[in-house]
Context: one part of a larger RNA
């Protein structure tokens, strides 16, 4: 030194993030016990008293023995309670073991679970409340399926979800997202149905129409969400009240500066001396709020914070001690290791060097420690940033799958009814006018038909149709022989019958479709089964399969752009064009500057002929500065679609006339893109066709010129022509060409987020600590000199401007470090600057004194305690000479803490559908090592210093701070001032912070000793053993809190102040010369220092002497040294005395409360006995051992 431990006077949390750690306290039995409650608790609350040993007695239990008498007596044991005497010690649960304790508040109700190995916690989880599902072939969950779980249970269940005991409450919202019902309507797949097409098909169109979506509604203990302005009351203030915009609704009770509050350390009380804490209010709540609960709350919590008492080495301020390593030896044995002959200073460098430049230091090695540096060692940095890197989460990214749900087909059968189509068949039906009249159309012809199978007629019912004229059916009476047409008449049609047919309306028959209702044979459940079936129940439904529509982070696989003074956010500087940058060819960056473009025109185009603009003057009705008109002058000061720069006057402007060159094919050229290659676009130039204008000559391939824009695939159009296929022709489908649709991230991917649970490669090409450079910002200083300052610019300040210095503040840069230089603050420790806070000298004052203000010189010595914060910092408190401010990788982590920042757990607020995020809050969280080298602090060896050794010195150089400072008394109530206060020189003591020594004193310790006791062991007893067991004392040594020292001065300066005294007849502290002047400088004082290599001096010995070793030993010590002594000895043991320490030993007499069986028993007492016992200490004595030997030098 470390810390397994032990104790400390006085103070008592003043330590600290924080009473972290320690220490207090502790068992049993009695007394006693609060506020709060849910009445159970709270409670071992708190706060107090006994607790030992002997000697009696009563009593309870149990059990033993005895007595001739026995439901009794007596004698004894053994566990216990009761009480009375007597006694020791400092302490009697004497060791062990064995709660500190009270209060306020947050949280969570409570026992309880959790991140095996950094999180025990307010996180989970509980009982309880509450919503959904879900009638059993359920529902929910695993499975491809069978099947299985729930459950062999049945809504008092079972499943999912949220809140989370109890108390008392749970306010508004339904537009969003979802959930749930409805749904006339729109919308809408396959399938079918119908048309179109096609040898057949494809393939187009139309119809029919499920879920879902649109639509109407419900539904917050579903997801969620709950506002703004103005104005107003008789002071002010504030709004109960109006007013207005606007929602879906505008936050209600309660709480509120909070685990939620940014501002904030909120503002007031209470707590303290003082409080960024902690409670109680107040509250405008950045950004509280009611089962994502809200608010209260006893008990409870290895939660979290705050206060108090107890207590204590946590401190002030540290010492002592024991153990164990550490220290000799001796065996085992990593990590790290380019090289190395492995100093400091400055300086320089890719910007922080032992290795390089300069200068200084330095003789060589060991050993023990310390931890400044080796940007020390461990781990291809976990923060940033890049990768067309991964991976996990999430979701209204993109693209799919499962599953869920709807149609449709199959498996699938029968019959009814009821609507629809279709096909056959029957009956009806048909009215312009004119005409007898209800003429469907056409073709055939001249007759059909009827007489008891009753024509035609009358009357009457009823039934369709209807143009209201009628016609047609059925039926009953009634009558009984014709009706009709042919042909006239009208009329576009001329009628009877018979064929065919059209319009409608009916009937039936069969086909299908769809609806619904029955059935039983497929199919199915359940129950028995003699395992073949049988009953029932359901039923062509469901189940199963194909195909189709929805839905669909439940799973997949991916995407989620680039520039960039880091990267995000913002911008687009991402495609273009003018112009400055741009340095006179050309070309030229930047998130440089300064403007534009993604059109527009059928004329604003060609093309021929005319004109001359703007502005200004004078003249002129209304008419003005300006209108229109006239006339001068008029290089362009107008104009030219649009930015800018270029250009342009019988024009490139203006105006008319006529056109449509703003056409089409062709070839090569320039810019893009300097210089070698290239798309797109865009510009110009020639040929050829055809054509406009013009008398011609010619001009005209858009707008005076420089901006006005897009690949491939794919689509669509035109325009003919090649090709394949099929054909009798057609048609189709692929090609060449031109055009159109767009990608603007623009030479062009089809595309959202999070990661703090992360991971991989890489970057010092790139952030963040620090370091460099810069110094706007910061600090500090001149200069100038308006102006305050009664007067007076500078006793003291000093605008407006000006120049600088520093390299603390903050930025900026991206130059070192990402195969790694630990990051705020504290603590410990040193050590430098001065722009000086104290202390020392000095000068001005708007300096009488005292007390200041400003300034010069001066860095020797000092700048401290506490409170609340993690704080650096800034408030405060009460000292004080003074409580100066910087640096040193914001010194200092292989030195310490770890409270903050900053990982994984939570929690709040807020902000996101959400995964998740917040220089917001807030609890909670492993801090690695044996020291190579150098460096320092100590301790030794060797060789050298010219013969060798023993002792004394000198003092080159280095170290100190060896002293700093304060108060009282005197001076002196003096000087000075009216007063009222009020000093110094100098002298005295005393105090406080250092430093250096010491242990007489006084305090600590003292596991040498000495005593008294516990437990257990051994022993008749003395005496011992363990647990230093505990406890009282304590010699020497060690050591504060204790004692002792810490003085006077000389030299040579600063700033200053001075004498003489020119330069410059005078003045002047200076130029010559002389002399004051500070705590600083330097002697002085202490202390290292002949290795000072310039290696010193001086004394003494030097042949048979010196020296080291061994050996006894400690004033000395880690090893080594050093110092003592070695028989001519008191060096060490032992003996003896003595001092000191404890505190009266053992053995015996005698006492003692009492007891007895009379032998005796019995705590303790007290004589012997300042006893015994011990002693690292002194003094005396050679009884023991320093013997014997070896080495070196000459």
């Nucleotide at each position: 030194c470390u810390a397994a431990g032990c104790u400390a006077a006085g103070g008592g949390a003043a330590u600290u993030c924080g009473g972290c750690a320690a220490a207090u306290u502790a068992g049993c039995u009695c007394u006693g016990u609060a506020c709060c409650u849910u009445c159970g608790g709270u409670a071992u609350a708190a706060a107090g008293a006994g607790u030992c040993c002997c000697u009696g007695a009563g009593u309870u239990u149990g059990u033993a023995u005895u007595c001739g008498u026995a439901u009794g007596g007596g004698u004894g044991c053994a566990a216990g309670c009761u009480u009375a005497g007597g006694g020791u010690g400092c302490a009697a649960u004497a060791a062990c073991a064995a709660g500190g304790g009270a209060g306020g508040u947050c949280c969570g109700a409570c026992u309880g679970u959790u991140u095996a190995a950094c999180a025990a916690a307010a996180a989970c989880g509980u009982a309880g409340c509450u919503u959904u599902c879900u009638g059993c072939u359920a529902g929910u969950c695993a499975g491809u399926a069978a099947u299985g779980a729930u459950g062999u249970g049945u809504a008092c269940a079972g499943a999912a979800g949220g809140c989370g005991a109890c108390g008392u409450c749970u306010g508004c919202c339904c537009a969003g997202u979802g959930c749930c019902a409805g749904u006339a309507c729109u919308u809408u797949a396959a399938a079918c149905c119908c048309g179109g097409g096609u040898u057949c098909a494809a393939c187009c169109g139309g119809g029919c129409g499920a879920a879902g979506a649109g639509c109407u509604g419900g539904u917050a203990a579903a997801c969620g969400g709950c506002g703004g302005a103005g104005g107003u009351a008789a002071c002010c203030a504030u709004g109960a009240c109006c007013u207005u915009c606007u929602u879906a609704a505008g936050g209600u009770a309660g709480c509120g500066u909070a685990a939620u509050a940014c501002c904030u350390u909120g503002u007031c009380g209470u707590u303290u001396g003082a409080u960024u804490g902690a409670c109680g209010a107040c509250u405008u709540g950045c950004a509280u709020g009611a089962a994502u609960g809200g608010c209260g709350u006893a008990a409870c919590g290895a939660g979290a914070u705050c206060u108090c008492c107890a207590c204590u080495g946590u401190c002030c301020c540290u010492a002592g001690u024991u153990a164990g390593g550490a220290g000799c030896c001796c065996c085992c044995g990593a990590a790290c290791a380019g090289c190395u002959u492995u100093u400091c200073c400055g300086g320089u460098g890719c910007a922080a060097a032992g290795g390089c430049c300069g200068g200084a230091g330095a003789u060589u090695u060991c050993c023990a420690g310390u931890g400044g540096g080796a940007a020390g060692c461990g781990a291809a940095g976990a923060c940033c940033c890049c990768g067309u890197g991964a991976a996990a989460c999430u979701u209204c990214a993109c693209u799919g799958u499962a599953g869920u749900u709807u149609g449709u087909u199959g498996c699938u059968g029968u019959a009814g009814u009821g609507u629809g189509a279709g096909u056959u068949u029957g009956a009806u039906u048909g009215u312009u006018c004119a005409g007898c009249g209800u003429a469907g159309c056409a073709a055939g012809u001249a007759g059909u038909u009827g007489u008891u199978u009753g024509a035609g007629a009358u009357u009457u019912a009823c039934g369709a149709c209807g143009c209201c004229a009628g016609u047609c059916g059925u039926g009953a009476a009634u009558u009984u022989a014709g009706a009709c047409g042919c042909c006239a008449a009208u009329g576009a049609a001329a009628c009877a019958c018979u064929u065919g047919c059209c319009u409608g309306u009916u009937g039936a028959a069969c086909u299908u479709a769809c609806a619904u209702u029955a059935c039983u044979c497929a199919c199915u459940g359940u129950a028995c089964u003699u395992c073949g079936g049988u009953a029932c129940a359901g039923g062509a439904c469901a189940c199963c399969a194909g195909c189709a529509g929805a839905u669909a982070g439940a799973c997949a696989g991916u995407u989620u752009g680039g520039c960039u003074g880091g990267g995000g956010u913002g911008g687009c500087a991402c495609c273009c064009c003018g112009u400055c940058g741009a340095a006179a060819a050309u070309g030229u960056a930047u998130c440089g500057a300064u403007g534009g473009g993604g059109c527009c025109c059928u004329a604003a185009g060609g093309u021929u002929g005319g004109c001359u603009c703007a502005a200004u003057c004078u003249g002129g009705u209304c008419a003005g500065a300006a209108a229109u008109c006239a006339g001068a002058u008029g290089u362009a000061g107008a104009g030219u679609g649009c930015a800018a720069g270029a250009g342009c006057a019988a024009a490139a402007g203006c105006c008319a006339g006529c056109c449509u060159g703003a056409u089409u094919g062709a070839a090569a050229u320039u810019c893009u893109a300097a210089u070698c290659g290239a798309a797109c676009g865009a510009a110009a130039u020639u040929c050829a066709a055809a054509g406009a204008c013009g008398a011609a000559a010619g001009u005209c391939u858009g707008g005076u010129c420089u901006a006005g824009c897009g690949a491939u695939c794919c689509a669509c159009a035109a325009u003919a022509c090649c090709u394949c296929c099929u054909u009798a022709a057609u048609g189709g489908g692929g090609g060449u060409u031109u055009g159109u649709g767009u990608u603007g991230a623009c030479u062009g991917a089809a595309a959202a987020g999070u990661u703090a649970c992360u991971c991989c490669g890489g970057g010092g090409a790139u952030a963040a600590c620090a370091g460099a450079g810069u110094u706007g910002u910061c600090g500090c200083g001149c200069c100038c000199g308006a102006g305050c300052g009664u007067c007076c610019a500078c006793a003291g300040c000093g605008a407006c401007g000006g120049c600088g210095c520093g390299g603390c503040u903050u930025g900026c840069u991206a130059c070192a470090u990402c195969g790694c230089u630990g990051u705020c603050g504290g603590c410990u420790c040193u050590u430098c600057c001065u722009a000086u806070c104290c202390u020392g000298g000095u000068a001005g004052u708007g300096c009488a004194g005292a007390a200041g203000c400003u300034g010069c010189c001066a860095a020797g010595g000092g700048u401290g305690g506490g409170g609340g914060u993690g704080u650096u910092c800034a408030c405060c408190c009460a000292u004080c000479a003074a409580a100066a401010g910087g640096g040193a990788u914001c010194g200092u982590u292989a030195g310490c803490u770890g409270g903050g920042u900053u990982c994984a757990c939570a929690a709040c607020g807020u902000u996101g559908u959400g995964a998740g995020a917040c220089a917001g809050u807030u609890g909670g969280u492993u801090u690695g090592a044996u020291a190579u080298c150098u460096a320092c602090u100590g301790g030794a060896a060797a060789u050298g210093u010219u013969g060798g050794a023993u002792g004394u010195c000198u003092g080159a150089g280095g170290g100190g701070a060896a002293g700093g400072g304060a108060c009282a008394c005197u001076u002196a109530g003096u000087a000075c001032g009216a007063a009222a206060g009020g000093a110094a020189c100098g002298g005295u003591g005393u105090c406080u912070c250092g430093a250096g020594g010491c242990c007489u004193c006084u305090g600590g310790u003292c596991u040498a000793c000495c005593a008294g006791u516990u437990a257990u062991c051994c022993g008749a007893g003395a005496g011992g053993g363990u647990a230093u067991g505990c406890u009282g004392g304590g010699c020497a040594g060690c050591u504060a809190c204790g004692c002792c020292u810490u003085a006077a001065g000389g030299g040579a300066u600063a700033a200053g102040u001075g004498c003489u005294g020119a330069a410059a007849g005078c003045a002047u502290c200076u130029a010559a010369g002389c002399a004051c002047g500070a705590a600083g400088c330097u002697c002085a004082c202490c202390u290292c220092g002949a290795a000072a290599a310039g290696a010193g001096a001086c004394a003494u010995c030097u042949a048979u002497u010196g020296g080291a070793u061994u050996c006894u030993c400690c004033u000395a010590a880690a090893a080594c040294a050093g110092g003592a002594g070695u028989u001519u000895g008191a060096u060490a043991g032992g003996g003896c005395u003595g001092a000191u320490g404890u505190g009266u030993a053992a053995g015996u007499g005698c006492g003692a409360a009492g007891c007895u069986u009379c032998g005796g028993c019995g705590a303790c007492g007290u004589a012997u006995u300042c006893a015994g016992c011990a002693u690292g200490c002194a003094g005396c004595u050679a009884c023991u051992a320093a013997c014997c030997a070896u080495c070196c030098a000459u």
Model confidence (mean pLDDT): 82 of 100. Predicted 3D model of a 1194-nucleotide part of an RNA (large-subunit ribosomal RNA, half B) from a marine eukaryotic metagenome. It matches the Rfam family "Bacterial large subunit ribosomal RNA". The full RNA is in RNAcentral, with records from MGnify.